[in-house]
Context: one part of a larger RNA
Molecule: large-subunit ribosomal RNA, domain IV
Organism: Pseudomonadota bacterium
């Protein structure tokens, strides 16, 4: 000086990002026990109270010596009951600071975010608000199913069969879940428009017998042979409907009421449709420590309005919930060496020597 403990006057979170740590609380009985609510719960709510030892009394419980009594005389059956046990209530009394005398053994309460719950995760920095979930809903499949693994045979899926399986979403429960199908996707539709390969085979080349010419050359049949136009021609797309718990999307000016402000009203442009209910400085609000109330002496946090939503919003679910939870975040009581502010003790390590 360090690691570990263990004690503290007065104070009592004033320490910190933040009561992180640490202390408080605790077992077992008896009282008591609110809001809220899915009536199960909250609930050990919360708050109190007792608890050792010694004598006494009493009823129970076990066991039952012993006595009596009936018989069907037996290792029977019934009635009493001492005694010891054994858990318990009453009354009295003792001691010590202290009686679950040591060890083991919830802190308690309000609010609010998210996430219904129990459960899962980043083996070695992260456990959650994240991923599971029951429930909802849309799709796809009719069985030699869909669909997954294989090159194929074959297997799953299923020894199931649509109340069944795979695949998206969304995530208990409660109330609900609005408008837009113009783009995209998906379904359907089939009359037109385009459209491969193929089929077709006009016509054009290229060789050559021959033929023509003095020559150079030139024409050029069949065969063979390079090439091709029209015309026929499928799905697909073009088109024509449908479809949001299908990928998304969900406006702008201007002006108007008897005091001022606002604007139910009215205009105008543009759009597929201009954001419905409900929430709203939110895990979303830049500007902002927004305004106001409410706790604090004194609050950028935190609760409750407000609404100028930069940049909520209705199964990439909207708003709300009791029960949960090593959760986040605000407050309060108890409690304490977290501090004011530091002290001593106890162990082991730091020095030296081998």
């Nucleotide at each position: 000086u360090c690691g570990u403990c263990g004690u503290c006057a007065a104070g009592g979170a004033a320490c910190u990002c933040g009561g992180c740590c640490a202390a408080u609380u605790c077992a077992c009985c008896c009282c008591g026990u609110a809001a809220c609510u899915u009536c199960g719960g909250a609930a050990g709510a919360a708050g109190g109270g007792g608890u050792g030892c010694c004598c006494u009394u009493g009823a129970c419980c076990g066991u039952g010596a012993u006595g009596g009594g009936a018989c069907u005389u037996g290792c029977u059956c019934c009635c009493a009951a001492a005694g010891c046990g054994g858990a318990c209530a009453g009354g009295g009394g003792c001691c010590g600071c202290a009686g679950u005398g040591a060890a083991g053994a919830g802190c308690a309460a309000c609010a609010g975010g998210c996430g219904a719950c129990u459960g899962u995760u980043u083996a070695a920095c992260a456990a959650a608000a994240a991923c599971a979930c029951a429930g909802g809903u849309c799709u796809a499949u009719g069985c030699a199913a869909a669909c997954a693994c294989g090159c194929a045979a074959g297997u799953g899926g299923a020894u199931g069969u649509a109340u069944a399986u795979g695949g998206g979403c969304u995530g208990a429960c409660u109330c609900c879940u609005g408008c837009c199908c113009g783009g995209u996707g998906c379904c359907g539709g089939a009359a037109g428009g385009u459209u491969a390969a193929g089929a077709g085979g006009a016509g054009a080349g290229g060789u050559c017998a021959u033929g023509c010419g003095c020559a150079a050359g030139c024409a050029g049949a069949a065969g063979c042979u390079u090439u091709g136009a029209a015309u026929c021609g499928a799905a697909g797309c073009c088109c024509c409907g449908g479809u949001g718990a299908a990928c998304g999307g969900c406006g702008g000016c201007c002006g108007u009421a008897a005091c001022u402000a606002u604007a139910a009203c009215g205009g105008u442009c543009c759009u597929a449709a201009g954001g419905u209910a409900g929430c709203g400085a939110a895990a979303u609000u830049c500007c902002u420590u927004g305004u106001c109330g409410g706790g604090u002496a004194a609050a950028u946090u935190c609760c409750g309005a407000c609404c100028u939503g930069c940049a909520c919003g209705a199964a990439u679910g909207g708003a709300g919930u009791a029960a949960c939870g090593a959760u986040c975040u605000g407050u309060u009581g108890a409690c304490u060496g977290u501090c004011u502010c530091g002290a001593c003790g106890a162990u082991g390590a730091g020095c030296c020597c081998g």